Background: This is a predicted structure of a 509-nucleotide part of an RNA (small-subunit ribosomal RNA, 5' domain) from a metagenome. RNAcentral holds the full RNA, with entries from SILVA.
Context: one part of a larger RNA
Order: sequence, then structure tokens, then C1' cells
RNA sequence: GGAUGAACGCUGGCGGCGUGCCUAACACAUGCAAGUCGAACGAGAGUGUAUGAAAGCUUGCUUUCAUAUUCUUCUAGUGGCAAACGGGUGAGUAAUGCAUAAGUAAUCUACCUUUAAGUUUGGGAUAACAAUUCGAAAGGAUUGCUAAUACCGGAUACAAUCAGAUGACCACAUGGGAAACUGAUGAAAGAUUUAUCGCUAAAAGAGGAGCUUAUGUCAGAUUAGUUAGUUGGUGGGGUAACGGCCUACCAAGACGAUGAUCUGUAGCUGGUCUGAGAGGAUGGUCAGCCACACUGGGACUGAGACACGGCCCAGACUCCUACGGGAGGCAGCAGUGGGGAAUAUUGCGCAAUGGGGGAAACCCUGACGCAGCGACGCCGCGUGAGUGACGACGUCUUUCGGGAUGUAAAGCUCUGUCAAGAGGGACGAUUAUGACGGUACCUCUAAAGGAAGCCCCGGCUAACUACGUGCCAGCAGCCGCGGUAAUACGUAGGGGGCGAGCGUUAUCC
Repeated sequence: GGAUGAACGCUGGCGGCGUGCCUAACACAUGCAAGUCGAACGAGAGUGUAUGAAAGCUUGCUUUCAUAUUCUUCUAGUGGCAAACGGGUGAGUAAUGCAUAAGUAAUCUACCUUUAAGUUUGGGAUAACAAUUCGAAAGGAUUGCUAAUACCGGAUACAAUCAGAUGACCACAUGGGAAACUGAUGAAAGAUUUAUCGCUAAAAGAGGAGCUUAUGUCAGAUUAGUUAGUUGGUGGGGUAACGGCCUACCAAGACGAUGAUCUGUAGCUGGUCUGAGAGGAUGGUCAGCCACACUGGGACUGAGACACGGCCCAGACUCCUACGGGAGGCAGCAGUGGGGAAUAUUGCGCAAUGGGGGAAACCCUGACGCAGCGACGCCGCGUGAGUGACGACGUCUUUCGGGAUGUAAAGCUCUGUCAAGAGGGACGAUUAUGACGGUACCUCUAAAGGAAGCCCCGGCUAACUACGUGCCAGCAGCCGCGGUAAUACGUAGGGGGCGAGCGUUAUCC
């Protein structure tokens, strides 16, 4: 000199774009953060219509009930897809990580795209519901009824797989809509066709994931030996897949001063800061990868997890309890306590972009888009411009003549940025839909009015005098100032620097 996720002191007008718990991966009240589909399914509730019955009387409409059915919405349930994404954090990890370059003839892949096939025939349950019942609650138990794109058989079988010569084995599910036909008083209903959404088995693609190899990846030798499934082989098991991944047997290997093992520290990278570069330092925001989700362990479901807002077990902690037993997990967004020098709103909206579900309408989305707070950073603008000598007053200084402040002020002539008030008013959205927002922007009005500080002045280092103090009080980055004429302390006048900031502290080059 440059830099910062900064903090502190004094000061503080506006706007744009960014950015904001670096400490306790400490504990968390409250609300929200993952749902959706009735075009898979049976119920319940509501409403309308039709038919029937009963009652009332205004004698053809009111009410009630039952049945059938259309429509609509909602609730819980069965079922499907999603919940493995998105969002957070950096505790662990020095290599099961990351970066770069390869391999996989050792592999998997839901949704999506393409290709060419099939979609036939049966069955038994179960939740919801009802009844009984246990429990304070959380939550169960028994009996009975019922549906499906839930579950289980039979037939068919290209390819794949297995065996190894022609065999074995493996599948399905329909739903809604339109037109014509039958039928009928009409509507339901039935069968047929087409298109669409699905389903089953297969091949290929895209995107995604697993695994393997090589090289690189902090410090310590005041850590020198380490290892027993350890190193390799054979048989078996397991996995989507190779493999001591697991197991039985056999052999005795494997790693290490080119630093094994141990200890400490640490997420890695693209990048960022600095530097002429080589380097050094760093990894916050954004992007890629990894790891974690109160602590430890485990599997289930599934295409995918050993799963932040799923399950089970153990532990610590908190809460409820009728003491028998239960409930919970903000390192999601806000917010609270605590810690700390220190870090924001319990805001608005799904209008846009993206994601999940759905045929769609649409629903959900603290992702995201916005707004709020903070000079935390960067950038831009303003706090007026011209003229004006009687060099005014005041102040400071003086050799008492004067000098400085100083064109500075006043005065005169102007302008209208920003802010204020009034009116108009977008783009972002396509034809409908705008949280932001009556925002940005434009026009008009009035008026110099509402808007300047901080640090320094001995040398380094730009900028000097007076008074006070008297090795005191104090200053100080280094050298050093101060003991009676201090340009170094304090104050004033003047000056220098930067400027909505200026200094200090901390850290890096």
C1' cells in the first nucleotide's frame, strides 16, 4: 500500500447492487417449511332432481321419511406417485474424501424419449364402517360386513436367464371421455368402435448412481517399527456388481526412512486476497463433490436411503401422567434464551423461475421472488452556482504600524439534482393472472431552503503559532517528547488529508 462475513470510537442526507452467528454441531416456547390424485376404490356428509309413502291443509303445494340417481365439496381410510429432490450445517474425515485423468468384458437405473409386441380368465381377503371391550392418555383387542389400478392363482411367452439340446422359467389393470347402435315414456343401463391416460415383458437412448485404478493433496521422528481376516490361494456364501465383503481350509505373507504406524490440526475444489511474477495466505457469499441431522447402533420400504421434518433399540436431556405408562428432536424459515467484541423480521406472495402430484382445472412449495433492519461492503449523487473589498463585524496574533481568517460572510443575480407536496404511471405476463407497488419512471409546485464530519500538523509524513502545564498531567507506530519561553502534553486560532464517512484494533499478503 492492498484486502476483510469484521468489531470499537466520533459522526451521519439519498439511491442502486450485494452482504449479514466467524463464538455454543449449546438448549429450544410458538407458527409455518411435503404433499397431491374422486379420471384407481368402497364408505360417510351436503345439495338438486325423479318416484313412492305419510302428515298438514291454502286441494295442489309445503314438510318429513324412504328409494334411485346427477352434480358438487369436504372428512378419515384403502391404493398410486412424491416424500432419497429442494433447504441447512461443517461436527467428523489426512483418505471409504476431494481434484485431474482413465476403466467397468465386474454393474444398476423410477419418471422421460424411441422401437416393436401383449393387455386373456378366475379367486380369497382387508381397512374404512358397525357392535362389544381395555386404557388417564398415547394407543389397542375381539367379532361381523365390503371395494379396487391393493393381494394371489390358471392360460399365453418374443427376448433375457438357467440347463445344455429342445426343454424349463417369468406378466398384465384398467379408468375416464366421444360418436353411432340396442333398449326405453325419459333417464339410468348394456354391448361395439376410435382416440387418450395407464399396465406387463423386452431392446436402445438420455440423464442419474455404484465400483476400480493412477497421480496429487497440512505438521510432528522429542512418533520406528506396524499388521492376524492381517497378505495371498482354493471351495462355498453374499451383492446390482469386482473384491477377505463374509466363511472353512491351506500357505506366510503384506506395509515401512521415497516416512509405515501413531499424534495433532483440517471438509476438498472452482475460486478469493496479495504479489511484476514465482510464490504466500485463504476456502464466508455463489457453483461442483463429500459428510452429518440430539449421541451411538440397526435394518425395513423402495428404482434409489441404511432416510433432517420415517421406523426399531440403547443413552443423555426436556415435557405429560390417574405412577401403570407415554411424547419430543430448528445444523429448514422466522423467532427465544445462552455464549460472545459481534451478525437481521415470529413480514408479503406463489405474480415470475423451478420442483411434487394431477388428464386438466388446480393444490402444495419459509425453494424462490420480494419487502423490512444494519454506512457491513462497493458504486453513484447531493449538501448549491455566479458576482461581490468598505478587504465589514467578530475571533486569533502582533515588533501595536499591522497581519491572518478572507470572496470567506453580508448584499445582488440565478439554478432546482436529492429530499418534500400534487398529478400521471409502466416493463417484468401470453389473451387471463403482479406479491413487489401506486414502486421505478415522467410532469408540475414552492423554496437556498431540510443535508458535514473525522483524523492529523517534531522526523518518517502533507500541514505552525499563542496561551496553560512544568519529568506533573499526559502523548507515543518507531525514534522519542514533558524538569518555566514545549511547532511532540491540554485548549484556541490557523493549516494539511480524506469525505458520508474518518480514525483505532484484529488478521492475511
Background
The prediction has a mean pLDDT of 81.